[in-house]
Context: one part of a larger RNA
RNA sequence: GAACGAACGUUAGCGGCGCGCCUAACGCAUGCAAGUCGCACGAGAAAGGGCUUCGGCCCCGGUAAAGUGGCGCACGGGUGAGUAACACGUAGGCAAUCUGCCCUUGGGUGGUGGAUAACCCUCCGAAAGGAGGGCUAAUACAGCAUGAGACCACGGCAUCUCCGGAUGUCGCGGCCAAAGUGGGCCUCUCCAUGGAAGCUCACGCCUAAGGAUGAGCCUGCGGCCCAUCAGCUUGUUGGUAGGGUAACGGCCUACCAAGGCUAAGACGGGUAGCUGGUCUGAGAGGAUGAACAGCCACACUGGAACUGAGACACGGUCCAGACUCCUACGGGAGGCAGCAGUGGGGAAUCUUGCACAAUGGGCGAAAGCCUGAUGCAGCGACGCCGCGUGAGCGAUGAAGGCCUUCGGGUUGUAAAGCUCUGUGGGGAGGGACGAAUAUGGGUUGGCUAAUAUCCAACUUGAUGACGGUACCUCCUUAGCAAGCACCGGCUAACUCUGUGCCAGCAGCCGCGGUAAGACAGAGGGUGCAAACGUUGUUC
Repeated sequence: GAACGAACGUUAGCGGCGCGCCUAACGCAUGCAAGUCGCACGAGAAAGGGCUUCGGCCCCGGUAAAGUGGCGCACGGGUGAGUAACACGUAGGCAAUCUGCCCUUGGGUGGUGGAUAACCCUCCGAAAGGAGGGCUAAUACAGCAUGAGACCACGGCAUCUCCGGAUGUCGCGGCCAAAGUGGGCCUCUCCAUGGAAGCUCACGCCUAAGGAUGAGCCUGCGGCCCAUCAGCUUGUUGGUAGGGUAACGGCCUACCAAGGCUAAGACGGGUAGCUGGUCUGAGAGGAUGAACAGCCACACUGGAACUGAGACACGGUCCAGACUCCUACGGGAGGCAGCAGUGGGGAAUCUUGCACAAUGGGCGAAAGCCUGAUGCAGCGACGCCGCGUGAGCGAUGAAGGCCUUCGGGUUGUAAAGCUCUGUGGGGAGGGACGAAUAUGGGUUGGCUAAUAUCCAACUUGAUGACGGUACCUCCUUAGCAAGCACCGGCUAACUCUGUGCCAGCAGCCGCGGUAAGACAGAGGGUGCAAACGUUGUUC
């Protein structure tokens, strides 16, 4: 000198864009943060309104809430505890692998059965919750049929090969699948003015191949400190066989061998999430890893599996522990390192806000619902940037202050005064961009038997949290808006008074003991400016 997620002191007008628990991964009151689908399924209120023969019926309404089932809950969001490791970065490998939803292509979607929740009844419990009996549905569950391909076993051929094998093809045997729902129509079939088990459209379902995306595993190299850590290791190192996994592998087990690592630092200890980057520096380098982005790890502490395409799962389950709460003492409930907020710790870090309008996500055919992701608003000079606190003219160089050699000098064009302007502030009026189109309406074309559905093009056409905000116009008055540090040298800026080695200053050198440019005050000056200094940390 530069920088900061800063803090402290004095001061403080406005706006834009960012940022805001670095400490206790300490404990948490309260609310919200993951639901959705009636076009999978059975059942189905109350209140309200209308009618009534007072029995009931209709509308709301097959609505709400609940249940079975599907998809999602493994994303998004938080934190940095642990981890010195294939965790990360980079370059490769998998001939050792998986991949829901999505895309492309081929084929199929036949038939049957038994349950169970909801509901009703009975019972236990303070509650959380649970037990028994009875009824019922499905795209829930379980068999059967068909079955190309896949898989398994055996055999043949071709190509490639890292010589382990891989790919393609042929033959024989074994084994394995499915689910419907909604709309429309009468061209075909059946009943025959119409309807369907028929046809068709859409969304699904099963199977196979390929893709895309995501993930898993392996390897080379790279990035902290301590040798006052020198030897470490028994599933240890390798082999055989088996188990296990989507998959290779001591990953696990049995047996066999005695190996494996290490001064190019094993093992041990300390510290630490890693990276793109960030800060500094001419660079080399040094320091660092807030915000944003990628990866990893964790979710009260420790352990475990279940479900699932995917978890060993933040707002799931089970067990153990600590802590908190409820209890009828028998037993139960909980997990903010999600968003707000609270206590505590600390020098120190915000609102228990608004909205799904936009972007994105989940579910749904869609309308839509949910979304503390996100978009916004609030608080904080915490940072960066911009603007203002007025502009021009104005000498008798007014008064006052300060200094004085008493002549004057300085404050100083500064003020007053005159002429203007109107940013910010205040008042009035107007008033956004962000919205793209989805759905719907219309026209045309395509598919089709079809005017249905669907697809494409054109046109029309809802929806704004922010917000009556930004912005624009008019009015108003120089009126309401400047401080902080320093002035001995380094280092820009000097005198007077007070004090008298006292009180005090100080980053270093050093000032102060009676004329102190170094202390304190004043006048003046210098520097920066809505900030200025101090402290801390890094270069």
The part of an RNA shown here (small-subunit ribosomal RNA, 5' domain) has 539 nucleotides and comes from a metagenome.